[in-house]
RNA sequence: UGCCUAAUCCUGAUUUUCAGGAGCGGAGGAACCAUUUUUUUGGGGCGUAUCGCCAAAGGCGGCGUAGGGUAACUCUUCGGCCCGAGCCCUUCAGCUAACUUCGCAGGCUUCGAUGAGGAGA
Repeated sequence: UGCCUAAUCCUGAUUUUCAGGAGCGGAGGAACCAUUUUUUUGGGGCGUAUCGCCAAAGGCGGCGUAGGGUAACUCUUCGGCCCGAGCCCUUCAGCUAACUUCGCAGGCUUCGAUGAGGAGA
């Protein structure tokens, strides 16, 4: 200066913490509709992160794959590169207006081309 991501900005105070607001994001929750469906074979949520094959079983790996990221104003397309995790609820949740409620962390530093639009000189 920018990137992944919802994870940013502002105000006040008894100021190194607390409270509130805006914005962005998640969950629960009627009617109607839906339900080949719950039963430990538990079920469900956040997230791109799902599935298959091989190996291993004293193991925790490999190759693919659904899907996702890759900036210098924004978007499309092509190629290259990369990710394809992890965590949570706890027997319980379909959708869902009103309503209720929660989060704003963490980790990083360059990739070239193409078309269109915008801005500036």

This is a predicted structure of a 121-nucleotide RNA (c-di-AMP riboswitch aptamer (ydaO/yuaA leader)) from a marine sediment metagenome. The coordinates come from a structure-prediction model, not an experiment, and the mean pLDDT is 81. The RNAcentral record of the sequence draws on MGnify. Of the family's consensus pairs, 92% are formed in the model.